[in-house]
RNA sequence: AACAGAGUAGACGCUGUCGCGUAAAGUGCCGUGCGGACGGGGAGUUGCCGCGCGGACGAAGCGAAUUCGCGCGGUGGCGGCGUCGCAUCCCGCUGGC
Repeated sequence: AACAGAGUAGACGCUGUCGCGUAAAGUGCCGUGCGGACGGGGAGUUGCCGCGCGGACGAAGCGAAUUCGCGCGGUGGCGGCGUCGCAUCCCGCUGGC
């Protein structure tokens, strides 16, 4: 030096727990505006996330039931396990030594 590897935000799956809705919010989709994050450092997208506004679509309730129980929802938070994962560029880290 070649080569190999580690590590992020985050996404997804399974699962535990606590909630929310079922008098329809949420989730998902489209448009628009603003903001944020993106391995240890720098840069950073047409990709990612969040929020506001507008639009289209749209549901599973049942019971012995007010607040309970069993369900249901591409439902929310947190925890656990697993999979994927620096868009990309430069430098760095570990092994190689």